[in-house]
Context: one part of a larger RNA
RNA sequence: GGACGAACGCUGGCGGCGUGCCUAACACAUGCAAGUCGUGCGGAGACUGGAUGAAAGCUUGCUGGAUUCUGGUCUUAGCGGCGGACGGGUGAGUAACGCGUGGAUAACCUACCCGGCAGACCGGGAUAACACCGGGAAACUGGUGCUAAUACCGGAUACGCUCUUGAGGCGGCAUCGCCUUAAGAGGAAAGCGGGCCUCUGAUUUAAGCUCGCGUUGUUGGAUGGGUCCGCGUCCCAUUAGCUAGUUGGGGGGGGUAACGGCCCACCAAGGCGACGAUGGGUAGCCGGCCUGAGAGGGUGGUCGGCCACACUGGGACUGAGACACGGCCCAGACUCCUACGGGAGGCAGCAGUGGGGAAUCUUCCGCAAUGGGCGCAAGCCUGACGGAGCGACGCCGCGUGGGGGACGAAGGCCUUCGGGUUGUAAACCCCUUUUCUAAGGGAAGAACGCUCAUCUUGCGAAGAGUGGGAUGAGGUGACGGUACCUUAGGAAUAAGCCCCGGCUAACUACGUGCCAGCAGCCGCGGUAAGACGUAGGGGGCGAGCGUUGUCC
Numbered sequence: 001g002g003a004c005g006a007a008c009g010c011u012g013g014c015g016g017c018g019u020g021c022c023u024a025a026c027a028c029a030u031g032c033a034a035g036u037c038g039u040g041c042g043g044a045g046a047c048u049g050g051a052u053g054a055a056a057g058c059u060u061g062c063u064g065g066a067u068u069c070u071g072g073u074c075u076u077a078g079c080g081g082c083g084g085a086c087g088g089g090u091g092a093g094u095a096a097c098g099c100g101u102g103g104a105u106a107a108c109c110u111a112c113c114c115g116g117c118a119g120a121c122c123g124g125g126a127u128a129a130c131a132c133c134g135g136g137a138a139a140c141u142g143g144u145g146c147u148a149a150u151a152c153c154g155g156a157u158a159c160g161c162u163c164u165u166g167a168g169g170c171g172g173c174a175u176c177g178c179c180u181u182a183a184g185a186g187g188a189a190a191g192c193g194g195g196c197c198u199c200u201g202a203u204u205u206a207a208g209c210u211c212g213c214g215u216u217g218u219u220g221g222a223u224g225g226g227u228c229c230g231c232g233u234c235c236c237a238u239u240a241g242c243u244a245g246u247u248g249g250g251g252g253g254g255g256u257a258a259c260g261g262c263c264c265a266c267c268a269a270g271g272c273g274a275c276g277a278u279g280g281g282u283a284g285c286c287g288g289c290c291u292g293a294g295a296g297g298g299u300g301g302u303c304g305g306c307c308a309c310a311c312u313g314g315g316a317c318u319g320a321g322a323c324a325c326g327g328c329c330c331a332g333a334c335u336c337c338u339a340c341g342g343g344a345g346g347c348a349g350c351a352g353u354g355g356g357g358a359a360u361c362u363u364c365c366g367c368a369a370u371g372g373g374c375g376c377a378a379g380c381c382u383g384a385c386g387g388a389g390c391g392a393c394g395c396c397g398c399g400u401g402g403g404g405g406a407c408g409a410a411g412g413c414c415u416u417c418g419g420g421u422u423g424u425a426a427a428c429c430c431c432u433u434u435u436c437u438a439a440g441g442g443a444a445g446a447a448c449g450c451u452c453a454u455c456u457u458g459c460g461a462a463g464a465g466u467g468g469g470a471u472g473a474g475g476u477g478a479c480g481g482u483a484c485c486u487u488a489g490g491a492a493u494a495a496g497c498c499c500c501g502g503c504u505a506a507c508u509a510c511g512u513g514c515c516a517g518c519a520g521c522c523g524c525g526g527u528a529a530g531a532c533g534u535a536g537g538g539g540g541c542g543a544g545c546g547u548u549g550u551c552c
Stems, first nucleotide, its partner, number of pairs: 001552004006548005013398006019391002021356001026354003030351003035082003040079002043076009056063003089309003098233008108225002113221007121155004130145006161186011191213006200206002234281003241272003246269002249267002252264003284306004288299004311332005334345004362388001364387003370384001371382004401431004411422004436489006445479001450474010496541005501522003507536005517524002
C1' cells in the first nucleotide's frame, strides 16, 4: 500500500447492487417450512333434480308429502397410488479414495422420461372405513360383524428374460464377454375417463368400437448414482516401531445391485515402516477469493460442485433410491403433560426468543415470475424462490448549490501596533432545481396454462370424439401507485473526521511545568513546549474519517 462476512469511537443526506451469528453442532415459546390425486376404491355429509306416490284431510280428484328407486354438484376421514431420498440448513466429525484430477467397471443399479418388440386371459380370499360392545386421564387401543379397489393372492400364457445342460461362431483382459441355436425348469399384468353406433350383443345402450391416461414383460437410450485404481492433498521424530481379521492364499460358504476379510469355518505366517508406518495435534475438500511483476504466500464467508451430519449413540424397516433433518425402534441426557398407571418432544428449515459474545437482521408480502411435488386438467402445496424491511457492513453513483461581489465589513486570532490573516469567505445581486415537498400521470417484468373459434394433421365407420401443430380472442403482478415522466414551490432539506517534531503534506499564541499527558518507531513534558491541553490558522480524506484485529 492492498484486502475484510469485520468490530470500536466520532459523525451521518439520497439511490443502485451486493452482503449480514466468524462465538455456544448452546437451549428453544409461537406460527409456518410436504403434500397431492374423487379420472384407483367403498363409504359419510351438504345442496339439488327426476320417478313412486302411503297416512291424513276433504270440495272424489285435488291437497299433502311418508317410503322406495335413481341422477347431478360440492366437501372429504379411511383404503390405495405417487412424492416425503429432491429442494432448504450446518461444518460437528473426517488427514480419508473424503476431495481434486485422470482412468476402470469382463464386478453393478437406475422410479418418473424417450424409442423398439410383445402382452393384459380365468379365478379367489381378506381388510380399513362403517356399525355395535369395551379399556384408558390422555396418547391411544381391544373384540365382534359387514364391504370395495389400479390393495392382496392362486392359476394360464410368455418371443424375448432368468437358471441348468448341449452345439456352433466371434472376441478379449486371469476370472471370461458377446452372438446364433436346441432341450428342460421358472417367472407378468389393472383398470379408469371421454365419445360413438361402423362391427358384435342390445334396441337409444355396453360386455362392442374408438380416443386419452394408466398397466405387464423385455430391450435400447437418457439421466442419476454405487464400487475400484494411478497421482496430488497441513503440523510434530521432544511420536520409531505398528499390526490377530492383522496379511495372503487354497478353494469353500454366507451376504450385496455388484468385486472384495465385507462376514464365517479351516490352513499358511504374513503385511506396513526414515520414500516417515504407528501415535498425537489441527482441519470439511475444490472451482474460486485476497495479495504479488511473477514464482509464491494466505484463505475456503456469499455463489457453484462434492462430502459429512440432523438432540447424543446404536439399529434396521419401507422403497427404484435412505440406514432417512420436519419416518420407525432401542438406549441416554434434557424439557414438557399426567388422574402417577403412563405419555409427548427435537429450529445445523424461515422468522423469532433466551444465552454466549467486540459483533451479525423482520415472529413481513406473494405464489405474479422461475423451479419443484401431485393431478387428464382446472388446480392445490411450496419460509425453494420472487420481493419488500432493518444495518454506511462493502462497492459504485449523486448531492449538500452556480456566477458576480471590497486594495477587503463586523467578529475571532496574531502583531514589531504599522499591520497581517480568516477572505470572495460572508452580507448583497443574478441564476439553477439534481435532491426535497406537494399534486397529477404511470410501467416493463406476462410467456403461458385454460376456455372458445378457425385452419391443418394422426387415429377413426364418422362433419362424433380425441391427440399433435398454427393463428386469433378472452384472462393473470406480490413488488406497487414502486421505478419513471410532468407541473408547482423554494438555496430551500443535507459535513464531518483525522492530522500538523522527523519519517509525512500541514504553525503560531496561551495554559501546564518530568505534573497532567502524548506515543507506530525515534522520542516529547523538569518555566518561552511547532511533540501535552485549548484556540486561531493550515494539511489530508470526505458521507465518511480514524483506531483495533487478521492476511499478503
Small-subunit ribosomal RNA, 5' domain from an uncultured bacterium, 552 nucleotides, folded computationally.
The prediction has a mean pLDDT of 83.
The RNAcentral record of the full RNA draws on ENA and SILVA.